[in-house]
Molecule: c-di-GMP-I-GGC riboswitch aptamer
Organism: Desulfarculales bacterium UBA696
Formats: sequence, structure tokens, C1' cells
RNA sequence: CUCAUAAAAGGCAAACCGCGCGAAAGCGCGGGACGCAAAGUCACUGGCCUAAGUCUCGGAUAACCGGGAUACGGCAGCAGGACCGCUGAGC
Repeated sequence: CUCAUAAAAGGCAAACCGCGCGAAAGCGCGGGACGCAAAGUCACUGGCCUAAGUCUCGGAUAACCGGGAUACGGCAGCAGGACCGCUGAGC
């Protein structure tokens, strides 16, 4: 530097449940394990999710209700990329 199937030492923790935060997506803590060779860290690129706020359309006397668009909000366990890293094998 490349590879990751087995072993060893370990590590992480999906769904779901409880409590909390958030408008939501989602997140934190605890329980719990579907899985993961980076399921360690980072929103850089693409992608995906949400839409409080903003814009807009309709209904409506206003208030209010509904629809559409939109990220400054998210997802690293979607793909790529960057950085760090255990064990073993090969060069």
C1' cells in the first nucleotide's frame, strides 16, 4: 500500500419499547439486537426525508382551514469522498 474469509481480542447497535427534545424529519438517554470490517469521525458531492418560517393558490367576512413550492432543518446504517483505526494475509 492492497485485500477481508476465517480466527482472536474486542467494538458498534436496526426494528421495537420507555423517558425527554423538536413543527416535523429526526436526535439524546436507557432497554433491546436486525445486522455491520470501519455501522469510527466529517454534510464536501450526489441522493433521500421533513416544511416551522417564507412565497403562492383555493375556500372563507376576518380569524381560520386546505393544497403547492421552498432548507437556513435532517439522514454518515443510501452511494461516493476526506481523516483516523484493531487483527490477519499478500506485495